[in-house]
RNA sequence: UUAUAAAGAAAGGCAGAGGGAUUAGACCCGUUGAAGCCUUAGCAACCCUUUUAUUUGUAAAACAGUAAAAGAAGGUGCUAAAUUCUACCCACUAGGAAAGAUAA
Repeated sequence: UUAUAAAGAAAGGCAGAGGGAUUAGACCCGUUGAAGCCUUAGCAACCCUUUUAUUUGUAAAACAGUAAAAGAAGGUGCUAAAUUCUACCCACUAGGAAAGAUAA
């Protein structure tokens, strides 16, 4: 910089009081075990793999680009609640912005 987000997917071990990004408020999760670390499993399909079509290109191709379909070995990510909700703008149950998150 660009794209995405109301979908989806958790058990066990160690640990022992907090957690839901930050500030404020609300609401929620938590000793029937929070954060953190580890193991295993899973979700998704950004990167990725395969196939088909196609623009450009070429003598013809290939490579590359684009679109569609399928896949999941690998690199990340994720596995309470809409990014938990509100805050700023606005024509105010909507929509947008900012900030944060993830990927390339």